[in-house]
Description:
Lysine riboswitch aptamer, 169 nucleotides, folded computationally.
C1' cells in the first nucleotide's frame, strides 16, 4: 500500500418516501332537518348470513343543508427498505335493538415481492373521468459489472466515503 470479510458510522438517487396542519375540489344539493300535500292493507327496505325480540322507514313539493370514507396542492416535520403491498398469526375497533359468525379499519410479529419516480393497455378499489393497488410493456434515471465508445447486462440483504478489526498476497 491492495483485495476480501465483518463491524461502526457519515452520506447519495430525486416529479424520492412517510407522517401531520391547512386549503380546495369532488362526495352533493346528496343524507339530514323544517313545513305542506298524499299516503288502510299488500310489498319492500333497514349494510352479508343465522337466532331472538320488538319497531322504524318507503312518495311529491318548498326552504335550509352536511359529514365520513377517498384524493389534489400546500407549508412544517421526520426520513433514503425511505416505504409500498401480498400471505399468515395475535390483538383491537366497527355498521340498525340484543347474540353468534363472516366481512371490513386499526395496531403488533413473522414472511414473500418491490432499486426509484413517470406513462400507457389490461384487470380490480371506488360515487368518481378523482385517486389508489396488481400484472405486464415503455423511455428516463440510481447503482454496480463489462466495454475504447456506442451500448448490454445486474439489483436496496444493494452502493459510496471514513474509521476499526481480522484474513490472503
Nucleotide at each position: 500500500a491492495c483485495u476480501c470479510a465483518u463491524g461502526a458510522u457519515a452520506g447519495a438517487g430525486g416529479c424520492g418516501c412517510g407522517g401531520u396542519u391547512g386549503u380546495c375540489a369532488a362526495a352533493a344539493g346528496u343524507a339530514g332537518c323544517u313545513u305542506c300535500c298524499g299516503u288502510u292493507u299488500u310489498c319492500c327496505g333497514c349494510a352479508u348470513g343465522g337466532a331472538c325480540a320488538a319497531g322504524c322507514g318507503g312518495g311529491g313539493a318548498a326552504g335550509c343543508a352536511a359529514a365520513a370514507g377517498g384524493g389534489g396542492c400546500u407549508a412544517c416535520c421526520g426520513c433514503c427498505g425511505a416505504a409500498g403491498u401480498g400471505g399468515u398469526a395475535a390483538u383491537u375497533u366497527u355498521c340498525g335493538g340484543u347474540c353468534c359468525a363472516a366481512g371490513g379499519g386499526g395496531u403488533u410479529g413473522c414472511u414473500g415481492c418491490u432499486g426509484g419516480g413517470u406513462c400507457g393497455u389490461c384487470g380490480g378499489a371506488g360515487a368518481a373521468u378523482a385517486u389508489c393497488c396488481g400484472c405486464c410493456g415503455a423511455a428516463c434515471u440510481g447503482u454496480c459489472a463489462c466495454g475504447a465508445a456506442a451500448g448490454u447486462g445486474u439489483u436496496g440483504c444493494g452502493c459510496u466515503g471514513u474509521c476499526a478489526u481480522g484474513c490472503u498476497g